A computed fold for a 91-nucleotide RNA from a soil metagenome, annotated as c-di-GMP-I riboswitch aptamer.
The coordinates come from a structure-prediction model, not an experiment, and the mean pLDDT is 80.
RNA sequence: GAUAAAGGCAAACCGGACGAAAGUUCGGGACGCAAAGCUAAAGGGCCUUAUACCGGACCCGAAAGGGACGGGGUGGCAGCCAGCUACCGAA
Numbered sequence: 001g002a003u004a005a006a007g008g009c010a011a012a013c014c015g016g017a018c019g020a021a022a023g024u025u026c027g028g029g030a031c032g033c034a035a036a037g038c039u040a041a042a043g044g045g046c047c048u049u050a051u052a053c054c055g056g057a058c059c060c061g062a063a064a065g066g067g068a069c070g071g072g073g074u075g076g077c078a079g080c081c082a083g084c085u086a087c088c089g090a091a
Base pairs, nucleotide, nucleotide: 008033009032013028014027015026016025017024018023031079037084038083039082043081044080045077046076047075049073053071054070055069058067059066060065
């Protein structure tokens, strides 16, 4: 790659379990998917913030200290890009 055949997966949402959260998982369910198969321990991107650490032209406080925010770290997403692998197949 075709309005082919045989098959596959399963978004949102609902219910159970796990988690701080993001999210994961099982069942139901199908929006879609030709890689919606695998890789998050080494590319980019996005999400998370219970618990380290760092910051100052923020807030509260007499102070000690606390909070918010940012960074970082943590955890996650491959149905964001990427990498790897792969079934059928007419003209």